The RNA shown here (transfer RNA) has 71 nucleotides and comes from a marine sediment metagenome.
RNAcentral holds the sequence, with entries from MGnify.
Its Rfam family is "tRNA". The family's RNA type in Rfam is transfer RNA. About the family: Transfer RNA (tRNA) molecules are approximately 80 nucleotides in length.
RNA sequence: CGGGACGUAGUACAGUGGUAGUAUGUACGCAUGGGGUGCGUAUGACCCGGGUUCAAUUCCCGGCGUCCCGA
Numbered sequence: 001c002g003g004g005a006c007g008u009a010g011u012a013c014a015g016u017g018g019u020a021g022u023a024u025g026u027a028c029g030c031a032u033g034g035g036g037u038g039c040g041u042a043u044g045a046c047c048c049g050g051g052u053u054c055a056a057u058u059c060c061c062g063g064c065g066u067c068c069c070g071a
Stems, first nucleotide, its partner, number of pairs: 001070007010024004018054001025043007047063005
């Protein structure tokens, strides 16, 4: 310098045009004599900018970051 993949709760991952979910973590409560553990409730996220669209996390363009390949 060129090419490719990826970027979503604190963490690990789904989701791929219409409302964003699971596990875990955290807080509170219940069960227990207490702990472990289990159950319930709450908490909290689409990397940034632009475009297309009635509607974008999703499609397109650019930027940034991480990883991989080539030179």